Record summary
A computed fold for a 73-nucleotide RNA from a Deltaproteobacteria bacterium, annotated as transfer RNA. Its Rfam family is "tRNA". About the family: Transfer RNA (tRNA) molecules are approximately 80 nucleotides in length. The family's RNA type in Rfam is transfer RNA. Its mean pLDDT, the model's own confidence on a scale to 100, is 82. NCBI's taxonomy places the organism under Bacteria, Pseudomonadati, Myxococcota, Myxococcia. It was read from a public genome assembly.
[in-house]
């Protein structure tokens, strides 16, 4: 320099054909317990890496850039 892949709550990951962004863990509250843990119930937390474009509508399609990983030279 060229090619490929990844980027989504604090962490690990989903999201089908473009149509309301979810789960587990963690955190907080409650029930239980002498207390705690475990178990059970509930709650909060995301401008989906950044900037644009297409579309009635974008996590999803297109372009550029950034970061990380891999491959080629």
């Nucleotide at each position: 320099a060229g090619g490929c892949g990844a980027u989504u709550g604090g962490c690990u990951c989903a999201a089908u054909u473009g149509g309301u962004a979810g789960a587990g863990c963690a955190u907080c509250g409650g029930u239980c317990u002498c207390c705690a843990a475990a178990a059970c119930c509930g709650a909060g937390g995301g401008u989906u890496g950044u900037a644009g474009g297409u579309u009635c509508g974008a996590g999803u399609c297109c372009u550029a850039c950034a970061u990380c990983g891999c491959c080629u030279g």